A computed fold for a 160-nucleotide RNA from a bovine gut metagenome, annotated as Lysine riboswitch aptamer.

RNA sequence: AGUAGAGGUGCACCAUCCAUCAUUAGUCGGCGUGCAAGCCUUCGCAGGGCGUUGCGGCGGUGAAAGGGGCAGGUGCCGAAGAGCCCGAGGCGCAAGGGUAUCUGGCUUGGCAGAGAAUAUCUGCCCGGUUGUCACUUAAAGCAUUAAGUGGAGGGCUACU
Numbered sequence: 001a002g003u004a005g006a007g008g009u010g011c012a013c014c015a016u017c018c019a020u021c022a023u024u025a026g027u028c029g030g031c032g033u034g035c036a037a038g039c040c041u042u043c044g045c046a047g048g049g050c051g052u053u054g055c056g057g058c059g060g061u062g063a064a065a066g067g068g069g070c071a072g073g074u075g076c077c078g079a080a081g082a083g084c085c086c087g088a089g090g091c092g093c094a095a096g097g098g099u100a101u102c103u104g105g106c107u108u109g110g111c112a113g114a115g116a117a118u119a120u121c122u123g124c125c126c127g128g129u130u131g132u133c134a135c136u137u138a139a140a141g142c143a144u145u146a147a148g149u150g151g152a153g154g155g156c157u158a159c160u
Stems, first nucleotide, its partner, number of pairs: 001160005008077001010076005017069002026061004031056003038050004080103003083099004104130004109125006132151008
């Protein structure tokens, strides 16, 4: 340098179905209230009335998107996620791309943001747990077990 692997409530994507979204938005009808132009009333003015823009209840009808769940399929083990830059030359934004900036994985709780939401996602923090390597100690006497401490995936293991 290359190839192949391991960590487990492992990661990401896909679409069927389901619940939520939702006594919702929209739409139809009627009620109340209000109005422009205009019309009626008047000799004229004022006033009053009518007048489908509007607003507020009531009744009928009634979704969708995003997000989520069970099982399934696909691709994988910096899987992936976040930050920053490009995309995007008025502001904002998507797919996508770049990045030796950070994060080993999972997770209770707290805080912040997104969200209709107590679901869920993202970030940070104190913990818990787990895999890996190094060091220390003990046992064993064959390279293993246990405990403790620490580091990070640019790592670890096996082979060439």
Model confidence (mean pLDDT): 82 of 100. RNAcentral holds the sequence, with entries from MGnify.